[in-house]
Molecule: SAM riboswitch aptamer (S box leader)
Organism: Paraliobacillus salinarum
RNA sequence: UAUUUAUAAAGAGUGGACGAGAGAACUGGCUCUAUGACUCCACGGCAACCUACAAUUAGCAAGGUGCCCCAACCAGCAAAGCAACUGCUUUGGAUGAUGAAUC
Numbered sequence: 001u002a003u004u005u006a007u008a009a010a011g012a013g014u015g016g017a018c019g020a021g022a023g024a025a026c027u028g029g030c031u032c033u034a035u036g037a038c039u040c041c042a043c044g045g046c047a048a049c050c051u052a053c054a055a056u057u058a059g060c061a062a063g064g065u066g067c068c069c070c071a072a073c074c075a076g077c078a079a080a081g082c083a084a085c086u087g088c089u090u091u092g093g094a095u096g097a098u099g100a101a102u103c
Stems, first nucleotide, its partner, number of pairs: 002102006013043005021032003026076004044068003049064003053059001072095001077092006
């Protein structure tokens, strides 16, 4: 990098550095941001995918990941319903993310 599979309900922040864009990509909308976003570092925390330990309805939090504003921001493709002009809702899909397995 590719393939398969599971998940996204909830949860968990302070300090420092930097300095202009950021919310994966494209389009449209919406939002965050000099009261310092995004990113990085330190410490702290959340969770329980894998390992370990435990034991049998299912714990624990030591290790490997992951995560810690709204938020995978929404829509785009398909179906159904409502509305009748722009639209709205639900479900699925697609794409991306993370874990695990394989190559």